[in-house]
Molecule: transfer RNA
Organism: Microcaldota archaeon
RNA sequence: GGGCUCGUAGCUCAGCUUGGACUAGAGCGUUCGACUGAUAAUCGAAAGGCCCUGGGUUCAAAUCCCAGCGGGCCCA
Numbered sequence: 001g002g003g004c005u006c007g008u009a010g011c012u013c014a015g016c017u018u019g020g021a022c023u024a025g026a027g028c029g030u031u032c033g034a035c036u037g038a039u040a041a042u043c044g045a046a047a048g049g050c051c052c053u054g055g056g057u058u059c060a061a062a063u064c065c066c067a068g069c070g071g072g073c074c075c076a
Base pairs, nucleotide, nucleotide: 001075002074003073004072005071006070007069010028011027012026013025020059030046031045032044033043034042052068053067054066055065056064
């Protein structure tokens, strides 16, 4: 220098291919509560992200397009 791939809650990911009308879910973790003599386990609830950044297309974008930034892999 070229190609591929990934970026979504504190962490690990789903949703993207086939855009949709509730502006996003799960597990773990956190907080509160129940249970217990107490802890763990178990059960219930809550908080927490407008989806890497900017622009474009569209009635409508996490999702499509372009550029950039960052991580990983491959080629030279």